Bacterial RNase P class A from an Actinomycetota bacterium, 380 nucleotides, folded computationally. The gene name in the source record is rnpB. The model forms 91% of the base pairs in the Rfam consensus. Rfam family: Bacterial RNase P class A. From the family's description: Ribonuclease P (RNase P) is a ubiquitous endoribonuclease, found in archaea, bacteria and eukarya as well as chloroplasts and mitochondria.
Order: sequence, then structure tokens, then C1' cells
RNA sequence: GGAGCCGGCCGGGCGGCCGCGGCCGGCCGCAGGGCCGGUCGAGGAAAGUCCGGACUCCGCAGGGCAGGGUGCUGGGGAGAGCCCAGGCGGGGGUGACCUCGCGAAGGCGCCACAGAGAGGAGACCGCCGCGGAAGCGGCAAGGGUGAAACGGUGAGGUAAGAGCUCACCAGCGGGCCGGGUGACCGGUCCGGCUCGGCAAGCCCCACCCGGAGCAAGGCCAAGCAGGGAGCGUUCGAGGACGGCCCGUCCGAGCUCCCGGGUAGGCCGCACGUGCUGCAUCCCCUCGGGGACGCGCCGGGGCGCCGCGAGGCGCUCAGAGAGAUGGUCGCCGCCGGCCUUCGGGCCGGUACAGGAUCCGGCUUACAGGCCGACUCCUCCC
Repeated sequence: GGAGCCGGCCGGGCGGCCGCGGCCGGCCGCAGGGCCGGUCGAGGAAAGUCCGGACUCCGCAGGGCAGGGUGCUGGGGAGAGCCCAGGCGGGGGUGACCUCGCGAAGGCGCCACAGAGAGGAGACCGCCGCGGAAGCGGCAAGGGUGAAACGGUGAGGUAAGAGCUCACCAGCGGGCCGGGUGACCGGUCCGGCUCGGCAAGCCCCACCCGGAGCAAGGCCAAGCAGGGAGCGUUCGAGGACGGCCCGUCCGAGCUCCCGGGUAGGCCGCACGUGCUGCAUCCCCUCGGGGACGCGCCGGGGCGCCGCGAGGCGCUCAGAGAGAUGGUCGCCGCCGGCCUUCGGGCCGGUACAGGAUCCGGCUUACAGGCCGACUCCUCCC
């Protein structure tokens, strides 16, 4: 210098103009509302809704069965299909590293196709013996099939062969010793010689699991309908004629109460209210009181630092299923072209957006920053 790998982080800035939603205040309007000012207003994933929890309603003596989920070990965590570290095995990469898996000597079951034979199996080709041949008998080294064919190398042995025997190696099981909290690892001795795979087939063991979800749920409640009471129908309730009386006209219904509850509204719902703070504003008996926002304090969550007590930073928007944007200028960043090396021109700047909240996971993402590590090449 190039290529790569792992972890962490950021993911545009400032200003002008126009606009959107919440709250507070002012002005206008009988009112629905309108205008103005102030202030606050999305993310690292707000997403998928895959896990766990808070909260709410329904259900529920206790125990068991059934059903579902998770599954190597240790630690963390409120908890989880989460996080960290570690063990064993398979696969990929020169490597840093990545990726998949982890109950199969408890029982049952299954192993397609091909193949002679697929679980404690088997003889198609082949080899050997006998035989003239047909064939009979022996064998499992070699070939062939298959995802998988019951160890490997060498020697002995044999008619030919074979763990048939022996040595070494691999594998399996058991004993002992040592290490580790543990999964497990290392060593040594023995055994029979060799033992396959699938639990996402049933199953075994351990642990966990009631259901639905903020459209949860609670409160208020027009109109219509229902129930009840009262008044009234030439002894005229009530209505119209802008408010009242008179008058005129119409006239059979009108009024109140009750429970459930629709439309609709409010809450849930966005931390607390403590402060001698600041800005804007309101009320006032001028002492003060209050609203909203900011700041400080306290609280919750996340991250970082610290042995720890603790400290620092960020965050806590909230509707109506609907707001948080557009445009211009300057500056960043990336790419291309030009250059008189000062710069100029053009293009791009992602993924995406709350709706009860919190934690975890997963997925999407232009561009960039930081740290550790690996491989190649060059120079000293």
C1' cells in the first nucleotide's frame, strides 16, 4: 500500500420563506369557529408483531391427565425463542473468522430409489474346491448399487479367504489416576472384536405455559323505543305571531321521573410535582395567587465510567386509524468532468415514520467514523 474479518458508533448542519398538529394566551364572533403570538412536536430501526413483561377485563379450591413450547455447560437477567463466556461434533476459508448441530447401549417404529443384501443383513459379477458338463459346496479380499454395505495398514494363515490369529492405528464400552464449578479434557489398563442413521416419527427426562387484548377497560350521556306519574281534549294542555300583556289563529296532546343504553363526549394517556430560577401571559383585596413552556431537583428506562457508594450522557411526542412537511440559499459528505491547482460545473445524499407503554430479537438501510485482528506485497 492492497484485500479481508470482527465489534462498537453516527446516519446531515445553519438560515430565510410558506405550511401542519398539541398546549397556553390575546383579539374577533350570539355560536359553529376564525386570526395572531409563544412554546413543544418520530427512529436506529418508530417496521415485522417473533418472544418476555407492565396494565385491563373474563375465568380459576387443590392435585393430576391431555395439549403446546424450550432443550450441550456455567453465569447474567424481571423474564424469554434474550445476552456473555465456554465444551463437543460436522461443513467452508491460506487466515482472522464464519456457519450448522448437540436425549439414539430405555422401548417401539422407519430407512425411498437403486441394489443379491438396509440392521445384528447378504452373494449379482467374482475367487476357490469337486465335476466331462449341468450343477453342488466353500469365501467375502476385489468389482458393482446406494445417502449409508458391519473397521484401516502390514504380517501370519488358507484350496481360496476372512479379526481366523497377531502387531500398530481408529472407533465403542468399562475400571483407575489427574485437571475443570460444569459441559468435557488428558493419561493408563482391560474387554469382545466393530457396534449405522432418523427424535421436524412415536417417545423419555427436566423446566415453563389460563384466555383475550388499549378497537383492553371505566365514566357521562342527546334522540328514538320501553315503564311510571301528573295535567289536558269547548272548564283548551301546548304551539305560532322576535321579549311581556291583550288579541287573533292552529289545536290533542304536553310535562316530569326511572332503568338499560346508541350516536357523541371524557378518562385510560404520557412521570412527580418540589424550587428563592427564567420567559410569556392571566387574576387580584396589590400582600400575592395561577396557566403553559424552559431550566434546576427528584423518579423511571437505556448506554458509558467506577472495586464500590455513586457519577456522566441521552430519553419520557401523544392524537381523530390522518400533524412533525415543502422550497430556496450557504456549508458538509460521495461520485463524475474540467482546471491557470486557487477552484469551477453537474449529479446524488439511504432505509423508513409513533398510536397503551417497556425490554429483547429479527428484518431494511446511501454514505461515513473508531478500535482489535488476519492474509498478500513493498521498503528500512
The coordinates come from a structure-prediction model, not an experiment, and the mean pLDDT is 77.